This is a predicted structure of a 129-nucleotide RNA (FMN riboswitch aptamer (RFN element)) from Pseudolactococcus raffinolactis. The RNAcentral record of the sequence draws on Ribocentre. Its mean pLDDT, the model's own confidence on a scale to 100, is 79. The source organism's lineage runs through Bacteria, Bacillati, Bacillota, Bacilli and Pseudolactococcus. It matches the Rfam family "FMN riboswitch aptamer (RFN element)". Rfam's curators write: The RFN element is a highly conserved domain that is found frequently in the 5'-untranslated regions of prokaryotic mRNAs that encode for flavin mononucleotide (FMN) biosynthesis and transport proteins.

[in-house]
C1' cells in the first nucleotide's frame, strides 16, 4: 500500500429578452441547467441516488409515524472528424428532465427541503497481519 472497523466532513444547477393574454418565471420564439461512481474526459453508453409505488420486520399502536432489510418503476443522441483507445474530445445538427401546488399547462418559480436523506468523495484514528 490494499482491506476491516470507528468517527469527522462535504455531497444539484438553472427564466435573461421578446410576443401574445384580463392573468403565466406556466403557452409561443429565443435564452439558460446537467447528481455520483466506470469507461479516453457522458444530462443521453454500462452501472447507481435522490422523486414516485409497494412488500416483510421490529419500536409503538386508536392510527399516523418512526427505524432496518427489500421489490417495482426510473427521461433523452446521431452523423462527421482525430486518435492505439472517445455514442465521453472536436464540428454539427437533435433530444430529455419526478411528485404537490398555481388567476394559466412549470426541467428553470413555491414546496417537502437550511433536507437532518443520499450515491458518493475526502480525511483523521484504531486493531491486526
Nucleotide at each position: 500500500a490494499g482491506g476491516u472497523g470507528u468517527c469527522u466532513u462535504c455531497a444539484g444547477g438553472g427564466c435573461g429578452g421578446g410576443g401574445g393574454u384580463c392573468g403565466u418565471u406556466u403557452c409561443c420564439c429565443c435564452a439558460c441547467u446537467g447528481g455520483u461512481g466506470g469507461u479516453a474526459a457522458a444530462g443521453u453508453c454500462c452501472a447507481u441516488g435522490a422523486a414516485g409505488c409497494u412488500u416483510g420486520a421490529g419500536u409503538a399502536u386508536a392510527g399516523a409515524a418512526c427505524u432496518c432489510a427489500g421489490g417495482c418503476c426510473c427521461g433523452a443522441a446521431u452523423c462527421g472528424g482525430u486518435g492505439a483507445a472517445a455514442u465521453u474530445c472536436c464540428g454539427a445538427u437533435a433530444c430529455c428532465a419526478a411528485c404537490u401546488g398555481u388567476u394559466a399547462a412549470a426541467g428553470u418559480c413555491a414546496g417537502g427541503a437550511u433536507a437532518a436523506a443520499g450515491a458518493g468523495g475526502a480525511g483523521a484514528c484504531a486493531a491486526g497481519a